[in-house]
Context: one part of a larger RNA
RNA sequence: UGUUGGCUGCCUGAGGGGAAAGGGUUCCUAGUACGAGAGGAACGGAACGCUGUGGCCUCUAGUUAACCGGUUGUCCGACAGGGCAAACGCCGGGCAGCCACGCCGCUGAGGAUAAGAGCUGAAAGCAUCUAAGCUCGAAGCCUCUCCCGAAAAGAGGCAGCCAUUCCCGUUUCACGGGACGAGGGCGCCCAUAAAAGAUGGGUUUGAUGGGUUCGGGGUGUACGUUGGAAGACUUCGGUCGACCAACUCAGCCUGCGAAUUCCAAUUGCUCGAGG
Numbered sequence: 001u002g003u004u005g006g007c008u009g010c011c012u013g014a015g016g017g018g019a020a021a022g023g024g025u026u027c028c029u030a031g032u033a034c035g036a037g038a039g040g041a042a043c044g045g046a047a048c049g050c051u052g053u054g055g056c057c058u059c060u061a062g063u064u065a066a067c068c069g070g071u072u073g074u075c076c077g078a079c080a081g082g083g084c085a086a087a088c089g090c091c092g093g094g095c096a097g098c099c100a101c102g103c104c105g106c107u108g109a110g111g112a113u114a115a116g117a118g119c120u121g122a123a124a125g126c127a128u129c130u131a132a133g134c135u136c137g138a139a140g141c142c143u144c145u146c147c148c149g150a151a152a153a154g155a156g157g158c159a160g161c162c163a164u165u166c167c168c169g170u171u172u173c174a175c176g177g178g179a180c181g182a183g184g185g186c187g188c189c190c191a192u193a194a195a196a197g198a199u200g201g202g203u204u205u206g207a208u209g210g211g212u213u214c215g216g217g218g219u220g221u222a223c224g225u226u227g228g229a230a231g232a233c234u235u236c237g238g239u240c241g242a243c244c245a246a247c248u249c250a251g252c253c254u255g256c257g258a259a260u261u262c263c264a265a266u267u268g269c270u271c272g273a274g275g
Stems, first nucleotide, its partner, number of pairs: 005162007015148003021051002024048005034039001052106005060100001062098002067093005072085005095255001108144004116136004165179005180274001183271004187203005208264003211260005216254004224247005231240003
């Protein structure tokens, strides 16, 4: 742009895509059928691995240059707290997220057939699966199952909403401008989305993001004060002291869950059928 007024939501499914499955062991059938014995099935059913494949993060593991802690050198610094150490100095942990080594799913049924097996049956009084007609029959084909899919030009369906006008002008026309107007877009705050678009949520009639508080989680007991402390120094008055303990399951942090209008989503602009 089209789909013969415009729009929103939900569908149908022509058609397209994938390989989404492949193979095995054990048990029952059964020490049965069969076989002199030795030996030893099947139809059917069940359980469990392996390979491949799709998804997920509850568990386990990895990562986690968000985070917390320890520690060395040096610099700032009274202490506290920090900077740098070849894009964490090194080390111990680590939630969310992402992931595999982890978890879950991936089978049965129907239809039409191939080779083949048949029924009825003539040509050809018989016979014959075939000529007419009919029944079966495969890991293969098609469908159900997963994904895409009204641009499927036969351009679909359902439900709902707005219109079927009004005013001015005019060259009187499928005309120009304006009003009304479902709905859409811009703008702004964002994420279950993301290269840009797009998608999805919110926009004060608000919990969308930030902040704050609470909870959950990570680290592992902060600073400071008090009480101790091997000892060292001393002018003998005392001073210093790594470290230990208590306040303290602390402090710090938080991509998670909530609550709360404190901050930011202000006011707005624009498109839009009227045949």

The part of an RNA shown here (large-subunit ribosomal RNA, domain VI) has 275 nucleotides and comes from a Thermodesulfovibrionales bacterium. Its Rfam family is "Bacterial large subunit ribosomal RNA". NCBI's taxonomy places the organism under Bacteria, Pseudomonadati, Nitrospirota, Thermodesulfovibrionia, Thermodesulfovibrionales. The full RNA is in RNAcentral, with records from ENA.